[in-house]
RNA sequence: GGAUCUUUAGCUCAGCAGGAAGAGCCGUCGGCUCAUAACCGAUAUGUCCGGGGUUCGAAUCCCUGAAGAUCCA
Numbered sequence: 001g002g003a004u005c006u007u008u009a010g011c012u013c014a015g016c017a018g019g020a021a022g023a024g025c026c027g028u029c030g031g032c033u034c035a036u037a038a039c040c041g042a043u044a045u046g047u048c049c050g051g052g053g054u055u056c057g058a059a060u061c062c063c064u065g066a067a068g069a070u071c072c073a
Stems, first nucleotide, its partner, number of pairs: 001072007010025004019056001027043005049065005
């Protein structure tokens, strides 16, 4: 220098043929227990990496930038 992939909740990740965001863990509250853990119930959480574009509508499509990973030279 070239190519491909990844970036979504505090963490690990779903959601990809556009219709507006979800699971598990963690946290908080409650139940159970002499108590703790485990278990059970409830509950909080996001400017979907940044910027622009297309569209009635974008996490999703297009352009550009950033960070990370792999391969080629």

This is a predicted structure of a 73-nucleotide RNA (transfer RNA) from Parasporobacterium sp. Its Rfam family is "tRNA". Rfam describes the family as follows. Transfer RNA (tRNA) molecules are approximately 80 nucleotides in length. Taxonomically the source falls in Parasporobacterium (Bacteria, Bacillati, Bacillota, Lachnospiraceae). The sequence is in RNAcentral, with records from ENA.